[in-house]
Context: one part of a larger RNA
C1' cells in the first nucleotide's frame, strides 16, 4: 500500500458554518474527452518464460520462438460519463396561512429562605456530634415579634415534558432576536450533500482589570477519631462561586455510536401540529414533525441494537493498527500565565 475496522476490545474530531476537493435527481439533444471493440506501430539487447542444442551432466553458454499491461495512430461503439444547450419537478428554498418552547441578549420587578442591623418581649443556655470539644452567650445569645440593609438562588408547577448545533437553558414582565413544526401546494428550477485547511461557538476550574460579597467553600486554623489522621465528622474561614469587559479551549465535551439520504414485519406511551367520522365524547379513525419502552427479521465475540439502527446500501469527512516508555522528549505553535495543540525514538515485556 491492498485490506479491515471505529457502541463495551485500539479507534468517531466538544459543535456548527464552510472556501478549495470529493459526490451527486428526472428528460430530450449534441460531442466523443474518459470508457468500451477492432486494426497497425512501438515497446533495445541482456535476463525471466517455452522448445531444441554445447560443454561427460549441472551450473553456464549458444539458437529459435511466445510474451511484453505502458505510449501513439487509426477504424468504430455510445449505456454509463464529462462538456455545452433546452426542458421537468420529487431533492433544496422561498411565499401565504396557523402553532409550540427552561432558544438567545437587555432592562425592570416579585415573594418564601439564609446572614447582618436597629428596637421590643424574655432568661440561661445555644449549638453541635456516634458521643463530645473547639465555638457562640450574663457586655443578655438562643427563641420570639416589629422595622431595615444586602447578595444569590427561583420552591410547588416540574414530567424517559419541552427548546437549543454542541456547551447548555427553569419565577414573573417588557422590549430586539435566532431556528423548528404542521397545513395550502402558488413560485424558483438542482440552486444539493459532505467537507482538509479556515472561521464562529465552547461546561467547570483557572487568569487579567474594575466592581461586588449573603450563604456556601479549595487552601488555612483550631476541635475531635485515631497506634499515626497533614483525612472522613464538627466549629470556623479566605480565594472562587456573583456582574461587567479581556482571555483561557480543556472534560466520562457520552448515546462512550460522525453528517447527509433512501429502503426494511410490528405493538405501546408520550409532545406538537392537521384532517376526516360519527352515537358530540376524558369519542373513535388516519396522517406529519419529535420523544420513550418493548420486541421480529437482519445484525453482532457477546451483551445487545432493532424505522430515532449497531439492519440493507450509496457519499464525503475525522481516527485506529501489540502493552509499556507516553500524550512524555525535542522542535514548531498558540497563551499574560497556568498550559494547549501537533507528536516521536531508545528502552522493555
Nucleotide at each position: 500500500c491492498u485490506g479491515g475496522g471505529u457502541g463495551u476490545a485500539a479507534a468517531g474530531g466538544g459543535u456548527g458554518c464552510g472556501c478549495a476537493g470529493g459526490c451527486g435527481g428526472a428528460u430530450c439533444u449534441g460531442u466523443g474527452c474518459g470508457u468500451c471493440a477492432g486494426g497497425g506501430g512501438u515497446u533495445a539487447a541482456a535476463u525471466a518464460c517455452c522448445u531444441c542444442g554445447g560443454c561427460u551432466u549441472a551450473a553456464c553458454c549458444g539458437a529459435g520462438g511466445a510474451a511484453a499491461u505502458g505510449c501513439c495512430c487509426u477504424u468504430g461503439a455510445u449505456a454509463c460519463g464529462g462538456c455545452g444547450g433546452g426542458u421537468c419537478u420529487u431533492g433544496a428554498g422561498u411565499a401565504c396561512g396557523a402553532g409550540a418552547g427552561a432558544g438567545g441578549a437587555u432592562g425592570g420587578u416579585a415573594g418564601a429562605a439564609u446572614u447582618c442591623c436597629u428596637g421590643g418581649u424574655g432568661u440561661a443556655g445555644c449549638g453541635g456530634u456516634g458521643a463530645a470539644a473547639u465555638g457562640c452567650g450574663u457586655a443578655g445569645a438562643u427563641a420570639u415579634c416589629a422595622g431595615g440593609a444586602g447578595g444569590a438562588a427561583u420552591a410547588c408547577c416540574c414530567g424517559u415534558g419541552g427548546c437549543g448545533a454542541a456547551g447548555g437553558c427553569g419565577g414573573c414582565c417588557a422590549u430586539c432576536u435566532g431556528g423548528c413544526u404542521c397545513g395550502u401546494u402558488a413560485c424558483u428550477g438542482a440552486c444539493g450533500c459532505u467537507c482538509a485547511g479556515g472561521c464562529a461557538c465552547g461546561a467547570a476550574a483557572g487568569c487579567g482589570u474594575g466592581g461586588g460579597g449573603a450563604g456556601c467553600a479549595a487552601a488555612c486554623a483550631g476541635g475531635a477519631u485515631u497506634a499515626g489522621a497533614u483525612a472522613c465528622c464538627c466549629u470556623g474561614g479566605u480565594a472562587g462561586u456573583c456582574c461587567a469587559c479581556g482571555c483561557c479551549c480543556u472534560a466520562a465535551a457520552c448515546g462512550a455510536u460522525g453528517u447527509a439520504u433512501g429502503c426494511u414485519u410490528g405493538g405501546u406511551g408520550u409532545u406538537g401540529g392537521a384532517a376526516g367520522a360519527c352515537u358530540u365524547g376524558u369519542u373513535c379513525u388516519u396522517u406529519c414533525a419529535g420523544u420513550g419502552c418493548c420486541g421480529g427479521a437482519g445484525g453482532u465475540a457477546a451483551c445487545c441494537c432493532a424505522u430515532u439502527a449497531a439492519g440493507c446500501a450509496u457519499a464525503c469527512c475525522a481516527c485506529c493498527u501489540g502493552g509499556g516508555g507516553a500524550g512524555u522528549a525535542c522542535g514548531a505553535u498558540c497563551g499574560c500565565a497556568a498550559g494547549g495543540u501537533u507528536g516521536a525514538a531508545a528502552c522493555u515485556c
Predicted 3D model of a 349-nucleotide part of an RNA (small-subunit ribosomal RNA, central domain) from an uncultured prokaryote. The full RNA is in RNAcentral, with records from ENA and SILVA. The prediction has a mean pLDDT of 87.